[in-house]
Molecule: Guanidine-I riboswitch aptamer
Organism: Marinobacter segnicrescens
Order: sequence, then structure tokens, then C1' cells
RNA sequence: AAACAGGUCAACUAGGGUUCCGAUCUGCUGAUGCCAGGCAGGUGACUGGUCCGAGAGUUGACGACCUUUUCCAAAGGUUACACGGCGGGACAAAAGCCCGGGAGGA
Repeated sequence: AAACAGGUCAACUAGGGUUCCGAUCUGCUGAUGCCAGGCAGGUGACUGGUCCGAGAGUUGACGACCUUUUCCAAAGGUUACACGGCGGGACAAAAGCCCGGGAGGA
């Protein structure tokens, strides 16, 4: 100086928003008043259910590699480390999602 391995899947969590459900507010309706109910709209500056969800979070399964043995297999072990924008993209929308173990830094 250059290149490159650092696996795959699932469940979950931190986190995330607002399609749907619920919550809540307003208006209309509700024979006049109040209420239940219904309709329309607003609010995620609503803790919630559904939903999205981690390379640098957790767990599990598989895979890979190493060792041993009586070797078409089994058992044991290893699978380390990991600072990080701006901007862009998707779904209703956002994000620790994706671009991305990217740019950059060490």
C1' cells in the first nucleotide's frame, strides 16, 4: 500500500413508528336535555394488542474448523474482535431495518 474471511435460519429483546384493533378528543345523529349506541374527523406530544426490528443485543438450531477414537460415525472443543456519520430507500410509517462490518476513523 492492496485485498479479504468474519456463515445461514428461527424465536425474542432494546429500539421504532401509526395501516388495522383498542384508547382518547371534537362534531353530527340520537324526537327537547343528558346518556348508551351509530357516523365522520383529529391525536402516537396515547404506557397498550397487531405490525417493523439489530453486523457491532440475547438465545437456540444448522453449518464451518480443530482434536481424539474401535474412522461411511461418534464424542469433546473453537467460531474471536467490532468506533462510525451525512445522505438515500421500503412498507401505512419510522427505526439500532436495508444501502452497511459501506464512506470515514482507529